[in-house]
RNA sequence: AUCGAAAAAGGCAAACUAUUCGUAAGAAUAGGGCGCAAAGCCGUGCGUCCGCCAAAACGAUAAGGGCGGAUAGGCAGGCUGCCGAAA
Numbered sequence: 001a002u003c004g005a006a007a008a009a010g011g012c013a014a015a016c017u018a019u020u021c022g023u024a025a026g027a028a029u030a031g032g033g034c035g036c037a038a039a040g041c042c043g044u045g046c047g048u049c050c051g052c053c054a055a056a057a058c059g060a061u062a063a064g065g066g067c068g069g070a071u072a073g074g075c076a077g078g079c080u081g082c083c084g085a086a087a
Stems, first nucleotide, its partner, number of pairs: 002087001003084002011036002016031006034073001040079003044076003047071007058064001
């Protein structure tokens, strides 16, 4: 370094509930604990979801509907990181 233990020290926190914010997807906080070795951080690519607009706009052309947002616990990618059995 790869790797990931019926290990230790710690960490995070799904559904659901309450309050608040948001048109919505969803988010924050508290409770809760399904799970997680990156379930730490980054919307870069793909996907999914929401809102608005839509024959116009964006786009050099062509192709492609467009714009804005959400999701990092959908997948990939980037950056960083605790512990140390076996191999």
The prediction has a mean pLDDT of 83.
The RNA shown here (c-di-GMP-I-GGC riboswitch aptamer) has 87 nucleotides.